RNA sequence: UUAUCAGAUAGAGGCGCGGUGCUCAUCAGUACCGCCCGGCAAGGCCAGUCUGCCGCCGGACGUGAAAGGGAUCGCCGCCGAAGCGUCGAGGGAGAGCCUGCUUCCCCGCUGCUGGGCCGUCGGAGAAGAUCCGCCGGACUGUCACAGUUUUGUGGAGCGCUAUCGAAAGC
Numbered sequence: 001u002u003a004u005c006a007g008a009u010a011g012a013g014g015c016g017c018g019g020u021g022c023u024c025a026u027c028a029g030u031a032c033c034g035c036c037c038g039g040c041a042a043g044g045c046c047a048g049u050c051u052g053c054c055g056c057c058g059g060a061c062g063u064g065a066a067a068g069g070g071a072u073c074g075c076c077g078c079c080g081a082a083g084c085g086u087c088g089a090g091g092g093a094g095a096g097c098c099u100g101c102u103u104c105c106c107c108g109c110u111g112c113u114g115g116g117c118c119g120u121c122g123g124a125g126a127a128g129a130u131c132c133g134c135c136g137g138a139c140u141g142u143c144a145c146a147g148u149u150u151u152g153u154g155g156a157g158c159g160c161u162a163u164c165g166a167a168a169g170c
Base pairs, nucleotide, nucleotide: 001169002168007164008163009162010161011160014079016078017077018076019075020074021073023071024070033062034061036059037058038057039056040055043054044053045052082113083112084111085110087108088107090105091104092103093102094101114140115139117137118136119135121133122132123131124130142155143154144153145152146151
C1' cells in the first nucleotide's frame, strides 16, 4: 500500500420489531343445551301409522359460551429486529371418510423489503376491527456526492458508527 480489506466485538435508528401475561371489547344474544310449537321426501325401532319414540327441517322462549382475529397496559427477548413470496418436505383444522380446495403451523433452499406513519388498490378476515402486499406521499435514521449557518440529489440493512484487526501479495 492492496485497505473505506476479510474477520471479531460493541452500538445507533423510534409512532422501531417479535413473543408472552392480565384485563377489555368483538365474535354474539351466535353455537351448544333445555323446553314448546309447526312441518316431514328419505332412515331406525317396525310390517304399518309423524295424535308412539328416535330422527330430519323450520320457528318462539329460556340459559348462554369458546376458539381464531384484535386493543390498552405490563413483562421478556431484540435492532434482518422482523415481515412477505417462489420451490420442496411434514403436520393441524374445516362436513363421518378419501381426493381436491381453503386456512393455519412448521422445516429447508432461495429471493424481496432501511424504518414507522398516511392514502389508493388487491388479498386475508364475521368485521367499517386488525393483519399482509404492490404503488404513491410526506417524514425519519444513515451513507455518498454537490453546496456550505439552512439545503438539494442519489443509494440500500450484503448498509451505517465505534473499537480491535490476522494471513498473503507488492

The prediction has a mean pLDDT of 79. The RNA shown here (Lysine riboswitch aptamer) has 170 nucleotides. The sequence was found by an Rfam model in a public genome assembly. Of the family's consensus pairs, 100% are formed in the model.